[in-house]
Description
Predicted 3D model of a 79-nucleotide RNA (c-di-GMP-I riboswitch aptamer) from Desulfuromonadaceae bacterium UBA6124. The source organism's lineage runs through Bacteria, Pseudomonadati, Desulfuromonadia, Desulfuromonadales and Desulfuromonadaceae. Its mean pLDDT, the model's own confidence on a scale to 100, is 90. The sequence was found by an Rfam model in a public genome assembly.
RNA sequence: UCGACGAAUGGGCAAACCCGGGGCAACCCGGGGACGCAAAACCACGGGUCCGAAAGUUUCGGAUGGCCGGGUUACCGAA
Repeated sequence: UCGACGAAUGGGCAAACCCGGGGCAACCCGGGGACGCAAAACCACGGGUCCGAAAGUUUCGGAUGGCCGGGUUACCGAA
């Protein structure tokens, strides 16, 4: 120095819920709020789940990255 790993340090993100807004909806955005997270940073590629439309058990569109897998990048530095 790099990889693995995850004690400490400095920090970071932010579930449920509430308020305001967008959307047919799932859900998303902002504020509050913290259940948790060592990638809870980014990417819908595969699977799952959810929503919508059509069709008759499939197709298309959307959502979910804090459901799982995968890919990319990254702070710190004990054992």